The RNA shown here (Bacterial RNase P class A) has 388 nucleotides and comes from a Bryobacteraceae bacterium. Its Rfam family is "Bacterial RNase P class A". The family's RNA type in Rfam is ribozyme. The coordinates come from a structure-prediction model, not an experiment, and the mean pLDDT is 76. A source record names the gene rnpB. The source organism's lineage runs through Bacteria, Pseudomonadati, Acidobacteriota, Bryobacterales and Bryobacteraceae.
């Protein structure tokens, strides 16, 4: 210098002016006081590392809830952290790359990186193409034996060689494939084969280390269950009620309608008939009261698993203690604009300057994570190159 990874790193700075949204306070006006409203002044504050996606976990609020079964969803090596988690930390196992030991391979060790990592020795399904066969194993080429035919060799005798056909045996070698029924070697055999044996692998048992996952060892047992796939069904274990601040609570206008009371007036009818009066019944402008909902307003609402610094415990995630700080709360929804100087990047250049540019994005109850987007800058680490 370049590249990559990680960061509980930054995400332009200062000042002035003019605005916008809350807060505190002062003055004036208004209203019957508390208190509220309006106007004006002063002071101080005002987006993020992701405010995003709404994927996971919680706080909070309301609703639901005897018990059991079936079903659904999520998680899945072990230990720890945490309010909790599918998050994080530490460890174990597996994979990959590189380096070292080694002639080399295998193996061992180291570094970096990665991992949804319970169960395929419960059941079912699936495994393209190629291939004999993709799973109750099987046999294309091949190897071997026996019988027969043909050809050749032969002392034309025994027999041998080649080839073809048939019947058996085998799975060593070849071939196919991403993957082929343990691997290497020795023995064995007609040829072969865990057929036998040694070592490795596998399963079991025993001993040791570790909280555990797991690791190490065995002069022990078993020739050996066993292809892959569970982000296929499934099995096992564990967990899970629903909706979400438009949650929810309170105050409450006009208009319409509801209930109750009063009621000018009106209607028809009963009190034997007619008239009048009175009583009862019905309707009823209007007035009062009550209750529900709407507009509107208030609360929820921002002091919290909070931020900063120090210290202690711990490998770490994290936690304890001490000190300091208060840091947006809008609701058609503020957080802006202009100017000057400085910083960064690009271009031009008379080297003094001139011109241009600046990412992703933007709170809406709050918090812990994850994921995704991001110009430029800083730090740590790893690799490479060059110079001394």
């Nucleotide at each position: 210098c370049c590249u990559g990874u990680c960061g509980g790193a930054c995400g332009g700075g200062u000042a002035a002016u003019c605005g916008c949204u809350g807060a505190a306070u002062c003055g004036c006006u208004u209203g019957u006081u508390u208190c509220g409203a309006g106007c004006g002044g002063u002071u101080g504050a005002g987006a993020g590392g992701a405010a995003a996606g709404u994927c996971c976990g919680g706080u909070c609020u309301c609703c639901a809830c005897a018990g059991g079964g079936c079903g659904g969803c999520a998680u899945g090596c072990c230990g720890g952290c945490u309010a909790a988690c599918g998050g994080c930390c530490g460890g174990g196992g597996g994979g990959a790359a590189c380096c070292g030991c080694u002639c080399a391979a295998a193996g061992c060790g180291g570094u970096u990186u990665u991992u949804a990592c319970g169960g395929a020795a419960a059941g079912u399904g699936c495994c393209a193409c190629a291939g004999a066969a993709a799973a109750c194993a099987u046999a294309c080429c091949g190897c071997c034996g026996c019988g027969g035919g043909c050809a050749g060799a032969g002392g034309c005798g025994a027999u041998c060689u080649g080839u073809c056909c048939g019947c058996a045996g085998c799975a060593a070698g070849g071939g196919u494939g991403a993957a082929a029924a343990g691997g290497u070697g020795c023995g064995g055999u007609a040829a072969g084969a865990g057929c036998g044996c040694a070592c490795c692998g596998c399963g079991g048992c025993c001993g040791g280390a570790g909280c555990a996952a797991u690791c190490c060892g065995g002069a022990c047992c078993g020739g050996c269950a066993g292809g892959g796939u569970a982000a296929a069904c499934c099995c096992c274990a564990u967990g899970c009620g629903g909706a979400g601040c438009a949650a929810g609570a309170c105050c409450a206008a006009a208009u319409a309608g509801g209930a109750g009371g009063g009621g000018a007036g009106g209607a028809g009818u009963g009190g034997c008939c007619c008239g009048c009066u009175c009583c009862g019944u019905c309707c009823g402008a209007c007035c009062c009261u009550c209750g529900g909902g709407u507009a509107g307003g208030u609360c929820g609402c921002u002091a919290g698993a909070g931020c900063c610094g120090g210290u202690c415990a711990g490998u770490g995630a994290u936690g304890g203690c001490c000190g300091g700080c208060c840091c947006a709360g809008a609701u058609g929804a503020a957080u802006g604009a202009u100017u000057a100087c400085c910083g960064c990047c690009c271009u031009c250049u008379u080297c003094a300057g001139a011109g241009g540019g600046a990412a992703c994005a933007g709170a809406a109850a709050c918090c812990g994570g994850c994921u995704u987007a991001c110009a430029g800058u800083c730090g740590a680490c790893a690799g490479g190159u060059c110079c001394a």